[in-house]
């Protein structure tokens, strides 16, 4: 340099073009306990990498850029 894949919560990841974008872990609060852990209940936490385009409507489709992984040279 070229090709492919990936980028969504603090982490690991889901997510038929139309529900208010979700789960597990973590974190905070509560119940329970003498206390801690476990268990259960509830909350907070998101510029869906970035910028444009298509569409009535985009995390999702198209184009470009950036970052990472792999392969080729």
């Nucleotide at each position: 340099g070229c090709a492919u894949c990936a980028g969504u919560a603090a982490c690991u990841c889901a997510g038929c073009g139309g529900c208010u974008a979700g789960a597990g872990u973590g974190u905070c609060g509560g119940u329970c306990u003498u206390a801690c852990a476990a268990a259960c209940c509830g909350g907070a936490g998101g510029u869906c990498a970035c910028a444009g385009g298509u569409u009535c409507g985009a995390a999702c489709c198209c184009u470009g850029u950036c970052u990472g992984a792999u392969g080729c040279a």